[in-house]
């Protein structure tokens, strides 16, 4: 450099339940494991999704959520091969 999640050193945590925040998408905590090889980071594109206004055309604007929904940039961890 390329390959991969078969192993094994770790890692992270869906869906549920308590509890705080939030108007809501949602967020953090703890308990759980459905799963991921970037489910580490960035809202940059596009996609959902929520409040709120225009609208009634089922569309627009605005302001937010979501990297575990795609892609992009970025760093890194083990394993094999060279």
């Nucleotide at each position: 450099a390329c390959a991969g999640a078969a192993a094994a050193a770790g890692c992270c945590a869906a869906a549920c339940u308590u509890g705080c925040u939030g108007c809501g998408a949602a967020g953090c905590a703890a308990g759980g494991a459905c799963g991921g090889a970037a489910a580490g980071u960035c809202a940059u594109g596009g996609g959902u999704c929520u409040c709120u206004c225009u609208a009634a055309a089922u569309a627009g604007a605005a302001a937010g959520a979501u990297u575990g929904c795609c892609a992009g940039a970025u760093u890194g961890c083990c394993u094999g091969u060279g």